[in-house]
RNA sequence: UAGUUGCUUCAGGGUAUGUGCAAUUCAUAACCGGUGGUAUAGUCCACGACCUGCUUUUUUGCAGCUGAUUCGGUGAGAUUCCGAAACCGACGGUAAAGUCCGGAUGGGAGAAGUUUCAC
Numbered sequence: 001u002a003g004u005u006g007c008u009u010c011a012g013g014g015u016a017u018g019u020g021c022a023a024u025u026c027a028u029a030a031c032c033g034g035u036g037g038u039a040u041a042g043u044c045c046a047c048g049a050c051c052u053g054c055u056u057u058u059u060u061g062c063a064g065c066u067g068a069u070u071c072g073g074u075g076a077g078a079u080u081c082c083g084a085a086a087c088c089g090a091c092g093g094u095a096a097a098g099u100c101c102g103g104a105u106g107g108g109a110g111a112a113g114u115u116u117c118a119c
Stems, first nucleotide, its partner, number of pairs: 003117001006114005015029004030099002032089002034047004042087002051064004069085005091102003
């Protein structure tokens, strides 16, 4: 220096008011944005998570599913920056939920550190 092995730690944010018997669920107004890539990204590409099926036999593996952006400007280069206007958000519970409660003291893309071996 860049690989390999094992281990450790970390790894998701967000609400006020009104109506009502009852709503952080309705109405109005607000607020939030996992990981890697790329000119700095919730909307591009890839992945994770959720969900479904099979498998396993209790959480392991495989497969599937998987939301949403345009216009103008600068520039060599930006659906990423600047300006403007939009849009999207699993499942179960409950007065209809991206923001509450729950599965979850879970899982996890990955990040950092340490270690082993090799060059």
A computed fold for a 119-nucleotide RNA, annotated as FMN riboswitch aptamer (RFN element). It was read from a public genome assembly, where an Rfam model found it. The model forms 100% of the base pairs in the Rfam consensus. Rfam family: FMN riboswitch aptamer (RFN element). Its family is annotated with FMN binding in the Gene Ontology. About the family: The RFN element is a highly conserved domain that is found frequently in the 5'-untranslated regions of prokaryotic mRNAs that encode for flavin mononucleotide (FMN) biosynthesis and transport proteins.